[in-house]
Molecule: c-di-GMP-I riboswitch aptamer
Organism: Deltaproteobacteria bacterium
């Protein structure tokens, strides 16, 4: 450096739900909590899904959300080859 793995050891993160708070909303933040996770660290580049306004309605496009939807990029602990 590359591949594989979570068996061991040290650890790490935190679903649903509850409380507070921000947002029109999807959802975000903090605390509690633990379904799970070998990147459940970070990034909105591609796809998907969701929200908003517009619109008779639908679709397209626009703006946003989702990284714990998938792919991709990048960084990293331990063991082993």
């Nucleotide at each position: 450096u590359a591949g594989a793995g979570a068996a061991a050891a040290a650890g790490c993160c935190a679903a649903a739900c509850c409380c507070a708070u921000c947002g029109u909303g999807a959802g975000g933040u903090g605390g509690g909590g633990a379904c799970g996770g070998a990147a459940a660290g970070c990034c909105a580049c591609g796809g998907g899904u969701c929200u908003g306004a517009a619109u008779c309605a639908a679709a397209c496009a626009c703006a946003g959300a989702u990284a714990g939807c998938c792919g991709g990029g990048u960084u990293g602990c331990c063991u082993u080859u």